The part of an RNA shown here (large-subunit ribosomal RNA, domain III) has 390 nucleotides and comes from Candidatus Berkiella sp. Its mean pLDDT, the model's own confidence on a scale to 100, is 81. Its Rfam family is "Bacterial large subunit ribosomal RNA". Its family is annotated with structural constituent of ribosome and ribosome in the Gene Ontology. The RNAcentral record of the full RNA draws on ENA.

Context: one part of a larger RNA
RNA sequence: GAGUAACGAUAAUGCGGGUGAAAAACCCGCACGCCGUAAGUCCAAGGUUUUCUGCGCGACGUUAAUCGACGCGGAGUGAGUCGGCCCCUAAGGUGAGGCGGAAACGCGUAGCUGAUGGGAAACGGGUUAAUAUUCCCGUACUUGCAUGAACUGCGAAGGGAGGACGGAGAAGGCUAGGUUGGCCAGAGAUUGGUAGUUCUGGUUGAAGUGCGUAGGGAGGAUGUUUAGGCAAAUCCGGACAUCCAAUUCCGAGACACGAGCACGAGCGAAGUUUACGGACUUCGCGAAGUGACUAAAGCCACGCUUCCAGGAAAAGUCUCUAAGCAUAGGUUCAUGUAAACCGUACUGUAAACCGACACAGGUGGACGAGUAGAGCAUACUAAGGCGCUU
Numbered sequence: 001g002a003g004u005a006a007c008g009a010u011a012a013u014g015c016g017g018g019u020g021a022a023a024a025a026c027c028c029g030c031a032c033g034c035c036g037u038a039a040g041u042c043c044a045a046g047g048u049u050u051u052c053u054g055c056g057c058g059a060c061g062u063u064a065a066u067c068g069a070c071g072c073g074g075a076g077u078g079a080g081u082c083g084g085c086c087c088c089u090a091a092g093g094u095g096a097g098g099c100g101g102a103a104a105c106g107c108g109u110a111g112c113u114g115a116u117g118g119g120a121a122a123c124g125g126g127u128u129a130a131u132a133u134u135c136c137c138g139u140a141c142u143u144g145c146a147u148g149a150a151c152u153g154c155g156a157a158g159g160g161a162g163g164a165c166g167g168a169g170a171a172g173g174c175u176a177g178g179u180u181g182g183c184c185a186g187a188g189a190u191u192g193g194u195a196g197u198u199c200u201g202g203u204u205g206a207a208g209u210g211c212g213u214a215g216g217g218a219g220g221a222u223g224u225u226u227a228g229g230c231a232a233a234u235c236c237g238g239a240c241a242u243c244c245a246a247u248u249c250c251g252a253g254a255c256a257c258g259a260g261c262a263c264g265a266g267c268g269a270a271g272u273u274u275a276c277g278g279a280c281u282u283c284g285c286g287a288a289g290u291g292a293c294u295a296a297a298g299c300c301a302c303g304c305u306u307c308c309a310g311g312a313a314a315a316g317u318c319u320c321u322a323a324g325c326a327u328a329g330g331u332u333c334a335u336g337u338a339a340a341c342c343g344u345a346c347u348g349u350a351a352a353c354c355g356a357c358a359c360a361g362g363u364g365g366a367c368g369a370g371u372a373g374a375g376c377a378u379a380c381u382a383a384g385g386c387g388c389u390u
Base pairs, nucleotide, nucleotide: 013031014030015029016028017027018026032387033386034385035384040367041366042365043364046347047346050345051075052074053073054072055071056070060068061067080141081140082343083342084341086119087118088117092113093112094111098107099106100105122139123138124137125136126135142339143338144337145336146335147334148333149332150331151330152329153325154324158320159319160318161317166307167306168305169304172300173299174298177294178293179292180291181290182203183202184201185200186199187198204262205261208257209256210255215250216249217248218247219244220243221242222241223240224239225238226237228236229235263289266285267284268283269282270281271280272279273278308311353362354361369381370380371379372378
């Protein structure tokens, strides 16, 4: 220079009350404004206590601070079913033997490892200051093991089936969601109208079990035979014969039970607080809970049609026998028992991650209401969240 520029999105604040040494910024209330395919909600990654609570304000916060993601103390994360671990494999990695190399080492078969993929099973309500598909209540389900009963050829690292998959397009059936009647509860004021074709609010319920529908796929069953499936096979594949015109499999949704239960507008009681309008907490009682329309990118659907560039693997699963075994084992049902360990707070289009910062940048997935509209455009709003720290 200079107490100058700046104080980081022009979404916006104002008033009353409280606390306090002190209040534009903290708390409560009433208005106003902003977002609303988000500036709301839920996950993943990353962060790692930032969560909740009591006390505090030196420093941090672009100002003040009684406030805070700050300081100090205490508290908080509860699982057979969610995710991991576990079983399985892909790219990749590693790599017994093996090949190469003077060596170091490089390559690589089997194998092992390795999810971003495949593989058993849970929903609804309640509850905390802070966790909940984890606690509690109610109602379920899965797998292993043991025992019992009935029936019975069991047995694999091997064979076979299955798992098992591309793009685009179209139509149908549904549901979530939405809208609106009916039903239930309440309202009527100082206003032009207001007892009606008025207004406000509510009208909610899962997994599971049963049934097997709309629809879709495959012709189905039995027998004989067999140079294939590295051995075997009653299995798969091939061939043939007979019978049946259907047989069988998949399958949303609806409906019933679940539910004499939960939830539920509101009402009552008690308590705390009050600027007497109210607000909060606990307990109890508790109405209606039903029809139509619309409708998805979700479900049926791993479906159907079509195209060429022809669209993972392995295990779990089912089945077949080999060695072997001869009642061990297997199947079904019932009862009992077990289900360990790790994660679980909070943030997560952000003041908590990546950007030196409480930085107008960047950050994968899911949900995403109403009116107008083709629409995730746009505008205004709901729930919810904010007014961006001078």
The organism belongs to Candidatus Berkiella, within Bacteria.